The RNA shown here (c-di-AMP riboswitch aptamer (ydaO/yuaA leader)) has 139 nucleotides and comes from a soil metagenome. The sequence is in RNAcentral, with records from MGnify. Rfam family: c-di-AMP riboswitch aptamer (ydaO/yuaA leader). The family has 106 seed sequences and 7,607 matches in Rfam 15.1. The model forms 96% of the base pairs in the Rfam consensus.
RNA sequence: CGCCGAGUCAUUUCGGUGAACCGGGGAACCAUCUGCACAUCGGGGUGAGUCCGCGGGCUCGUAGUGCGUGGGGACGCGAGCCCGUGGUAGGGCGAUCUUCCCGCCCGAACCCGUCAGCUAACCCGGUAGGCGGUCGGGA
Numbered sequence: 001c002g003c004c005g006a007g008u009c010a011u012u013u014c015g016g017u018g019a020a021c022c023g024g025g026g027a028a029c030c031a032u033c034u035g036c037a038c039a040u041c042g043g044g045g046u047g048a049g050u051c052c053g054c055g056g057g058c059u060c061g062u063a064g065u066g067c068g069u070g071g072g073g074a075c076g077c078g079a080g081c082c083c084g085u086g087g088u089a090g091g092g093c094g095a096u097c098u099u100c101c102c103g104c105c106c107g108a109a110c111c112c113g114u115c116a117g118c119u120a121a122c123c124c125g126g127u128a129g130g131c132g133g134u135c136g137g138g139a
Base pairs, nucleotide, nucleotide: 001132002131003130004129008019009018010017011016020127021126022125023124024123025122030117042115043112044111045110046109051087052086053085054084055083056082057081058080059079060078061077062076090106091105092104093103094102099139100138101137
């Protein structure tokens, strides 16, 4: 000096206070709620961070097999979780601004606690953290 992000500014008796930005709860109206079957199983929030495959590991469940009983459970199938990997909805950056092209990345994590659709009034909360650069692609 710049980037992601709401995460900044002013003031202070240094306890806080105010502004701004951000998030949650919360009417009417609207939406949802109406019949049958199966499987699984609480639900919700912030956030771009969803979804679909492949390989491996662990746990649980499960069918069939001449007769009777008891046990086991290789293989196969299904579900959940974890690790790795290939994509993807979507998101960010390229230094005056916008658009296009091109290029480089992300596609996480956490929280509430059985409870919450939207939502005026009203109520409650946050203002962290993490990175990069030294003239920084083209039209």